RNAcentral holds the sequence, with entries from Ribocentre.
Predicted 3D model of a 66-nucleotide RNA (Fluoride riboswitch aptamer (crcB RNA motif)) from Rhodanobacter spathiphylli.
The coordinates come from a structure-prediction model, not an experiment, and the mean pLDDT is 76.
Of the family's consensus pairs, 100% are formed in the model.
RNA sequence: GGGGUUUCAAGAGAUGGCAUGCCUCUUUGAACCGCCGGCGAUCCGGCUGAUGAUGCCUACCCACCG
Repeated sequence: GGGGUUUCAAGAGAUGGCAUGCCUCUUUGAACCGCCGGCGAUCCGGCUGAUGAUGCCUACCCACCG
């Protein structure tokens, strides 16, 4: 100096916020930056969801009641 593993720490997980002795991933040239169809690509059209998962809140949408 390079590689691997482990611990701590930090960060990330397609639209917001909080929480979690939770899950996965990354170590800064990183993790991450959704899906489907047409098309060689660009490009065009379409679709689901505020979660990685769970709970709550906010926003949005639908239905019903007052």